[in-house]
RNA sequence: GGCGGUGUGGUGAAAUUGGUAGACACGACGGAUUCAAAAUCCGUUGCCUUAACGGGCGUGGCGGUUCGAGUCCGCCCACCGCUACCA
Numbered sequence: 001g002g003c004g005g006u007g008u009g010g011u012g013a014a015a016u017u018g019g020u021a022g023a024c025a026c027g028a029c030g031g032a033u034u035c036a037a038a039a040u041c042c043g044u045u046g047c048c049u050u051a052a053c054g055g056g057c058g059u060g061g062c063g064g065u066u067c068g069a070g071u072c073c074g075c076c077c078a079c080c081g082c083u084a085c086c087a
Stems, first nucleotide, its partner, number of pairs: 001083007010026003019067001027045006046057004060076005
């Protein structure tokens, strides 16, 4: 240099044929229980914003196609594997 694979919250991971992103689990936070704790149970938990209701953004980055993109197309970045060349 060439070819291929992977990239999603704090973590591991889902998402039919393009149609509510993050199911489920762990962790975290709050509560119940307890003399206190562990365990157990209940609730919340991507980010920003709002007093709240809500609003905006988000699948490595930038564009494109589409009514609609994690998914399809182009270029780029990072990591991994294979391979070629030079020495």
The RNA shown here (transfer RNA) has 87 nucleotides and comes from Nitrincola alkalilacustris. Rfam family: tRNA. Rfam classes the family as a transfer RNA. Rfam describes the family as follows. Transfer RNA (tRNA) molecules are approximately 80 nucleotides in length. It was read from a public genome assembly.